[in-house]
RNA sequence: AUACCUUUCCGGGGCAGGGUGCAACUCCCGACCGGCGGUGAUGGGGCCACAUAUGCCCCUCAGUCCGUGACCCGCAAUCGUGCGGUGGAUCUGGUGAAAUUCCAGAGCCGACAGUGAAAGUCUGGAUGGGAGGAAAGGAUA
Numbered sequence: 001a002u003a004c005c006u007u008u009c010c011g012g013g014g015c016a017g018g019g020u021g022c023a024a025c026u027c028c029c030g031a032c033c034g035g036c037g038g039u040g041a042u043g044g045g046g047c048c049a050c051a052u053a054u055g056c057c058c059c060u061c062a063g064u065c066c067g068u069g070a071c072c073c074g075c076a077a078u079c080g081u082g083c084g085g086u087g088g089a090u091c092u093g094g095u096g097a098a099a100u101u102c103c104a105g106a107g108c109c110g111a112c113a114g115u116g117a118a119a120g121u122c123u124g125g126a127u128g129g130g131a132g133g134a135a136a137g138g139a140u141a
Base pairs, nucleotide, nucleotide: 001140002139004138005137006136007135008134009133010132017029018028019027031121032120033110034109035068036067037066038065043059044058045057046056047055063108064107072085073084074083075082076081090106091105092104093103094102112124113123114122
């Protein structure tokens, strides 16, 4: 330093206020939230010096782009799990060489089961699983 192996740890947020009703954090007005990896013109830093530019490198920047996890379904199983499938949502304007990523505006989306009444936000499976992240050790060059 890196295709690898082992172990440990980490690894999801959110209905204020109001209306109707016997009853709703489930309906209505309104409010709030955004897993992980990639990309990336944001922002910051380093090499870097008086300063600037250029170049290289690092951190950071997308719920709606690309991929992926939880949930659900199927098959197999040595019952540890493995393989496959299903599965949501963005436009307009601006700047510019270049933006579904920046800026402005307006939208849109959100597993399953439960419930006195329909749930992204409550309760539950879950003190679970998990994409993946970090560290240590080993192996190899």
This is a predicted structure of a 141-nucleotide RNA (FMN riboswitch aptamer (RFN element)) from Domibacillus aminovorans. The coordinates come from a structure-prediction model, not an experiment, and the mean pLDDT is 80. Its Rfam family is "FMN riboswitch aptamer (RFN element)". Its family is annotated with FMN binding in the Gene Ontology.